[in-house]
The RNA shown here (c-di-GMP-I riboswitch aptamer) has 82 nucleotides and comes from a Planctomycetota bacterium. Its mean pLDDT, the model's own confidence on a scale to 100, is 77. The sequence was found by an Rfam model in a public genome assembly.
RNA sequence: AUCCUAAACUGGCAAACCAGUCGCAAGACUGGGACGCAAAGCGUAGAGUCCCGCACGGGGUCGGGAUUGUCGCGCUGCCCGG
Numbered sequence: 001a002u003c004c005u006a007a008a009c010u011g012g013c014a015a016a017c018c019a020g021u022c023g024c025a026a027g028a029c030u031g032g033g034a035c036g037c038a039a040a041g042c043g044u045a046g047a048g049u050c051c052c053g054c055a056c057g058g059g060g061u062c063g064g065g066a067u068u069g070u071c072g073c074g075c076u077g078c079c080c081g082g
Stems, first nucleotide, its partner, number of pairs: 003082002012037002017032006035069001041075004046071002048067006
């Protein structure tokens, strides 16, 4: 420097749900709360899923948005041991 992570250590994040706020919605933020997570840290021009709009008999296409704790990819990181 790189790779791996059974146990251990210092810790970290925070699902569902509830309250408040924002949004047409998907959903987001704050507080509470822990289902879980070795990257559940940051980003995302890829894919998936969801919402909105035009048009339409329906489907499809297109545009905008959301999710990333759906997958993938990129960057960075703690401890022990090998």